The prediction has a mean pLDDT of 81. A computed fold for a 73-nucleotide RNA from a Candidatus Thorarchaeota archaeon, annotated as transfer RNA. Rfam family: tRNA. The family's RNA type in Rfam is transfer RNA. The RNAcentral record of the sequence draws on ENA.
RNA sequence: GGCCUAUUGGUCCAACGGUUUAGGACGCGGGACUGUCGAUCCCGAGGUAGGAGUUCGAUUCUCCUAUGGGUCG
Numbered sequence: 001g002g003c004c005u006a007u008u009g010g011u012c013c014a015a016c017g018g019u020u021u022a023g024g025a026c027g028c029g030g031g032a033c034u035g036u037c038g039a040u041c042c043c044g045a046g047g048u049a050g051g052a053g054u055u056c057g058a059u060u061c062u063c064c065u066a067u068g069g070g071u072c073g
Stems, first nucleotide, its partner, number of pairs: 001072007010026004018056001028044005049065005
C1' cells in the first nucleotide's frame, strides 16, 4: 500500500429501512426503606466514531476520513 472486518452512554450488549422520541444490564446521581452501611424498591442523567450521499424515511444501504483487528504483498 491492496482487500476484509469492527466502531451505539463510563462498561457490556440489543434494535427487519418505518410503534425509534434508540431498549436492557452493570456502573453513576437522587429518593424510599434501614439504628448505620449494604441489599431491595422507585425515579433520573448519559450514546449511534466524524463527514458526505441514496431514500418519502438511515443505527441499518453506499462512499470518504479516523481508529482497532485480520489477511495479502